RNA sequence: GUCCGAAAAGGGCAAACCCGGCGAAAGCCGGGGACGCAAAGUCACCGGUCUAAGGGACGCCAGUCCUAUGAUAGCGGGACCGCCGGA
Numbered sequence: 001g002u003c004c005g006a007a008a009a010g011g012g013c014a015a016a017c018c019c020g021g022c023g024a025a026a027g028c029c030g031g032g033g034a035c036g037c038a039a040a041g042u043c044a045c046c047g048g049u050c051u052a053a054g055g056g057a058c059g060c061c062a063g064u065c066c067u068a069u070g071a072u073a074g075c076g077g078g079a080c081c082g083c084c085g086g087a
Base pairs, nucleotide, nucleotide: 002087003086004085005084012037013036017032018031019030020029021028022027035074041080042079043078045077046076047075048072049071050070054067055066056065057064058063
């Protein structure tokens, strides 16, 4: 440096759900809590998915549809970085 994660050591993160906060929402943050995770560390670059405030189309209205500049890294790919052990 590359590949791998059977056993081990020290540990790390934390799904659902509950409480508080932020947000139009998706969702996020803090506390509790652990389903899981060897990158469940970081980055929205590519694909996917979610939402649709604003904008647009339609409509007499109610509303419907489209749209990411929002979100997801715990959907997949990619990039960068990292602990322990093995080859």